[in-house]
Description: Model confidence (mean pLDDT): 83 of 100. This is a predicted structure of a 1491-nucleotide RNA (small-subunit ribosomal RNA) from a metagenome.

RNA sequence: AGAGUUUGAUCCUGGCUCAGAACUAACGCUGGCGGCGCGUCUUAAACAUGCAAGUCGAACGGUAAGGCUCCUUCGGGAGUACGCGAGUGGCGAACGGGUGAGAACACGUAGGUAUCUGCCCUAAAGAGGGGGAUAACAUCGGGAAACUGGUGCUAAUACCCCAUAGUCCCUUUUUCUUUCUGAAGAAUGGGUAAAGAAUGAUUACAUUCGCUUUGGGAUGAGCCUGCGGCCUAUCAGCUUGUUGGCGGGGUAAUGGCCCACCAAGGCUAUAACGGGUAGCCGGCCUGAGAGGGUGAACGGUCACACUGGAACUGAGACACGGUCCAGACUCCUACGGGAGGCAGCAGUUAAGAAUAUUGGACAAUGGGCGAAAGCCUGAUCCAGCGACGCCGCGUGAACGAUGAAGGCCUUCGGGUUGUAAAGUUCAGUAAGAUAGGAAGAAUAAGUGCGGUCCAACAGGCCGCAUGAUGACGGUACUAUCCUAUAGCCCCGGCUAAUUACGUGCCAGCAGCCGCGGUAAUACGUAAGGGGCAAGCGUUGUUCGGAAUUAUUGGGCGUAAAGGGCACGCAGGCGGAUUAUUAAGUUGGAUGUAUAAUCUUCAGGCUCAACCUGAAGCCCGCAUCCAAAACUGGUAAACUAGAGUCCUGGAGAGGAAAGCGGAAUUCUCGGUGUAGCGGUGGAAUGCGUAGAUAUCGAGAAGAACACCAAGGGCGAAGGCAGCUUUCUGGACAGUGACUGACGCUCAUGUGCGAAAGCGUGGGUAGCAAACAGGAUUAGAUACCCUGGUAGUCCACGCCGUAAACUUUGUACACUAGGUGAUGGGGGUUUCAACGCCUUCGUUGCCGCAGCUAACGCAUUAAGUGUACCGCCUGGGGAGUACGCUCGCAAGGGUGAAACUCAAAGGAAUUGACGGGGGCCCGCACAAGCGGUGGAGCAUGUGGUUUAAUUCGACGAUACGCGAAGAACCUUACCCGGGUUUGACAUUCACUGGACUGGCGUAGAGAUACGCCUUCCUUUAUGGCCAGUGAACAGGUGUUGCAUGGUUGUCGUCAGCUCGUGUUGUGAGAUGUUGGGUUAAGUCCCGCAACGAGCGCAACCCUUACCUCCUGUUGCUACCAAGCAAUUGGGCACUCUGGAGGAACUGCCGGUGACAAACCGGAGGAAGGUGGGGAUGACGUCAAAUCAGCAUGGCCCUUACGUCCGGGGCUACACACGUGCUACAAUGGCUGGUACAAAGGAAUGCGAAUCCGCGAGGUGGAGCAAAUCCCAAAAAAAACCAGUCCCAGUUCGGAUUGCAGUCUGCAACUCGACUGCAUGAAGUCGGAAUCGCUAGUAAUCGCGAAUCAGCAAUGUCGCGGUGAAUACGUUCCCGGGCCUUGUACACACCGCCCGUCACACCACCCGAGUUGGCGGCACCUGAAGCGGCUGAGCUAGCCUGAUUUCUUCACGGAAAUCUGGAGGCAGGUCACCAAGGUGAAGUUGGCGAGGGG
Repeated sequence: AGAGUUUGAUCCUGGCUCAGAACUAACGCUGGCGGCGCGUCUUAAACAUGCAAGUCGAACGGUAAGGCUCCUUCGGGAGUACGCGAGUGGCGAACGGGUGAGAACACGUAGGUAUCUGCCCUAAAGAGGGGGAUAACAUCGGGAAACUGGUGCUAAUACCCCAUAGUCCCUUUUUCUUUCUGAAGAAUGGGUAAAGAAUGAUUACAUUCGCUUUGGGAUGAGCCUGCGGCCUAUCAGCUUGUUGGCGGGGUAAUGGCCCACCAAGGCUAUAACGGGUAGCCGGCCUGAGAGGGUGAACGGUCACACUGGAACUGAGACACGGUCCAGACUCCUACGGGAGGCAGCAGUUAAGAAUAUUGGACAAUGGGCGAAAGCCUGAUCCAGCGACGCCGCGUGAACGAUGAAGGCCUUCGGGUUGUAAAGUUCAGUAAGAUAGGAAGAAUAAGUGCGGUCCAACAGGCCGCAUGAUGACGGUACUAUCCUAUAGCCCCGGCUAAUUACGUGCCAGCAGCCGCGGUAAUACGUAAGGGGCAAGCGUUGUUCGGAAUUAUUGGGCGUAAAGGGCACGCAGGCGGAUUAUUAAGUUGGAUGUAUAAUCUUCAGGCUCAACCUGAAGCCCGCAUCCAAAACUGGUAAACUAGAGUCCUGGAGAGGAAAGCGGAAUUCUCGGUGUAGCGGUGGAAUGCGUAGAUAUCGAGAAGAACACCAAGGGCGAAGGCAGCUUUCUGGACAGUGACUGACGCUCAUGUGCGAAAGCGUGGGUAGCAAACAGGAUUAGAUACCCUGGUAGUCCACGCCGUAAACUUUGUACACUAGGUGAUGGGGGUUUCAACGCCUUCGUUGCCGCAGCUAACGCAUUAAGUGUACCGCCUGGGGAGUACGCUCGCAAGGGUGAAACUCAAAGGAAUUGACGGGGGCCCGCACAAGCGGUGGAGCAUGUGGUUUAAUUCGACGAUACGCGAAGAACCUUACCCGGGUUUGACAUUCACUGGACUGGCGUAGAGAUACGCCUUCCUUUAUGGCCAGUGAACAGGUGUUGCAUGGUUGUCGUCAGCUCGUGUUGUGAGAUGUUGGGUUAAGUCCCGCAACGAGCGCAACCCUUACCUCCUGUUGCUACCAAGCAAUUGGGCACUCUGGAGGAACUGCCGGUGACAAACCGGAGGAAGGUGGGGAUGACGUCAAAUCAGCAUGGCCCUUACGUCCGGGGCUACACACGUGCUACAAUGGCUGGUACAAAGGAAUGCGAAUCCGCGAGGUGGAGCAAAUCCCAAAAAAAACCAGUCCCAGUUCGGAUUGCAGUCUGCAACUCGACUGCAUGAAGUCGGAAUCGCUAGUAAUCGCGAAUCAGCAAUGUCGCGGUGAAUACGUUCCCGGGCCUUGUACACACCGCCCGUCACACCACCCGAGUUGGCGGCACCUGAAGCGGCUGAGCUAGCCUGAUUUCUUCACGGAAAUCUGGAGGCAGGUCACCAAGGUGAAGUUGGCGAGGGG
């Protein structure tokens, strides 16, 4: 740091996915050790059991245990106070520990102050005198229990009263400084305190710990404020104690915190109110950072403690292990009533994918109480469990090749596992055993000594010495001995790492793309390899990659995205100068920013993780000081922005009124007669009741020809006859004026085509709907005839359009060229035209620049500024729900579930188009002859069959493989045999010559038997047979695993490459263009220049000539012969060799001075002379595994092989290809001419004779220019005759009889002959085929295969021998250019909708059932507060009586009355839970409905 995935390929847009890091994790497989950490994320669900907060006897009365002493009747009792249960009292219990339900000044940060603060520190002062109770206890009761009542006794550091006191409190008041919630002082009056205990000494006291009042401090807390941090507007209005004030109450304290009165305010688009979610932060994870996510552990803070409410006590609570009440739940109960709260530590149950021991210790650290010892402490320190995480270590090291064995693969040679193992030599960490053995522990108490305070040797404080205590744990560590587990995932690409077998779209894999349909590097297994390693993978979540929400750092012409247009409030932004200010801004300083974390540097555990120390960082906030350029504020002044006035011309700009002519239709009248109208063609329709046509008159409504132009005007929508009135805007010119007045604009307001809606008019034409006629397979359409809303007017709605320049508005800047339009200026002219220039508007082309490209380009999509709107994958969907607007139709706003891996833009190459242009072809047309109808032949399908073997299926299968199925062939079927085999090679053993012949049985294969019998080197030889083993064999399968061969497009003119150029790229260029050609043939031009495969030519054949050749060919001439013929001869024909000849070479014309074309001459042949061979890159997964070859798979007493018979020849039918015909251009009979090319030895076979004939006989000649096929004769033709238009003298099928030939054999199943028979068929529907000249048509001849033949087929040969082509509109096929494309398997493409069925998600849904929060009313527990309190009441006050005391005043006690104060009770207000009701909101279920 990127990568994969849209396409045939490309660039872009855009989503999805991957590689990284992390985790309080879970799951799968596996698992050695240690250190350091962490461990219910779910259910604030319920909890058995134990523990988690006590302590103080130096506060108190005491004495239930225990200890000690004494006594004892042994039951116990007494004492002591060492100790101490219960109780009174004090302090603590508000800390520590847990959890995260709860949206708030809760948290963070920075400030503020109207306050409080137990214990602690410091300072000042004090502690005098009295009193009455009460628990424990005793006793009598109630109750199941919990618990509780009465009576009686008693103490205090419990409680009360009096005294005293202040700089304390209250009240009153003064001064000062200041403008603030201030500070200081004075005076009068009033008010408020206390507690003792221990030790030492002996009553003088001292010390310590306590007690009371006050000031200060420290710590902690309360309250207030600024700023900051979630989602939602489908939550837009909220609020009545609400906002403020005066006065009170209340609180520690401010405050509507509460109350009475007064005012009517307060909050909100900078998001109030509502809903949802959530503790907040330091931090943690990620990231380059900015950010994003998160808030476990550790630390700070808040909140909560079964749910809700409430207060009490207290310094502190509205209190986790306190109280009261209500509720739910659980438990006990004697049914009357009671008890409880693990979100403390363990633990349990349920839940869940999931989270530990009912452990040890207070040794350390810390906390509570205590004078202390000490006690308590599930805080804490430790241990246990868990690979949950991080870190470290180990499972050994060196040498070791015969590269062992085994495994796997193999081209069978080998390769690999692999120095790996074995083996040799060593080492010895973790674990284990044995032995030793820490640190963590000190400032304890106490004791001794010294100092200090002190009257003091008590005592306190300080110093030194001594001094007990370890849960972990016999742990860390040290020494010695001895020894040794590796797994998990992956191996198609991304992404490091491949082979074999199995499987066969199955089983399965998969993060994305995608693998699997018989050769899977993707599934499963194995071998090998790669990665990590006591772990490895998977799943989940977060960040990253993702610049894919873009501040850093994106976009909006066509990919998603500019609002339909304008005005405009708030908001944002704003020209130039000066002064000032200091909000923003900048600099400096100070405070704060807890610790931990993080970074750096050191240090400690052997290292590391971890821990410790120091520094940095904490990017923030606040305060103070300074600066004044920029932004902002204030003040003044400016004119370049903006605006006003004046002059002028242009315009379908808008509104209203009036007027006009042409046309259409209708009405009336005239003329006039049979049609009109309409269409591709028709019909419906109109018309003899007089249409159409034509003339005249009239009526009505709507629209305004020509002018008229990408011409004008308007913000957009839009605006068109003429005139008048009213009116808006823009533009030009000139000067003057105002002085930033400007730009943009959420919400808002207005305008806004057509259609549509409402009310009332109007209605000529046109015309949705509708009707009829056509078209059509249908035609709810296109076409025609009619026709209603509507179109028109007035008023009011609607508010949307491809409302598009798919391009928001404003301003500035940045080469030009050329038009149009509206003004001005200059110049010229008599005038006009013209030329130059300037401002506005509107087009085209084009540079730089931009853009993915296309393209845009001074009218920007360029370069910048300001503001607004909008976008974030496709579908679902502009849908649903909600709200809102509307009369309605509908509009605005606007999701999710689910689903896909794409959807998309631009351009490229092809292909395609019932797109265009050019061109070609028997492609059509023009012709000739056929097929399709008949019979037969042949092939195919189908059917049948034991089998009818297999293949070929549009063109490019179907007289095809097959140039020849009676057996064989033969692959098929039935039956009979055989198993190293019918065939090949090798080895081992045995036997034998091999071979040949014969016989018997059998359908045969075969079996059995007989006869014959060799050479030599005597054997490891050759040959044959048998047995056994390797192997043979397979026309079994896959032509979609292949080679080779072939068909087709197509003998069409195309297909490519190198270099260069061009484009981001796929690609383009060349190969396009202008001509020309049969041709990418040639010429010219050109960012191309060249080249290759194709075309052409070279090859064969045919046509002419020359030369050579001269037998088997020829015969003009010569000779011989009666003739057949023979001998000369080689001129001619011919044979077969070599050459020549044709090249647009020559002439004329056209053409661009070209290529070339047209015509002509000459020539046997003329423009590639005719024909053949020759087939570019490629296409069709075309055909063939049954020609051959061949990989894989399959069979191996059979899917091999041999034999006999059958079948491939079947036959209701359908199709293809042919033959023969249907006749007179003919049939038949007779006569008479002319070929070419082939074949022949297992052959062709002559003459002769026989047979009507097929043929037989015969065997001359011939391995062939000689002889034969092959002859009387090629056949059509020609010359005669006959038939006379008929199912015939046409046609020959079919059938019968008799034969011939081939062959082992003609039944299934051959060909041919003779005689007889004499079917269909009278020229063929739709449709369709061939052919352009020696061609079609027609006529015969030959050959291959072959015993014979199915041949009418195929391949060749010659004879006779036409017609037509105007032309390229159309059909088919093809070539080039161009265009469109959503196709690329390429139009046989792609793709849309309905319907049927199933499933999934969602919406609606009669209803039904929950939750939540408010409202109204009722009821109203506990509690606090107010009022009351006739009842009750120790202390204090007053009085009375009695008693005691005193000389007396007086004092004391008891009883009683009254009072102060207090209490029970009652009542009122507030209020939790509860109840009732009507609405709201949000879930669950829901028949059915929906798209």
The RNAcentral record of the sequence draws on SILVA.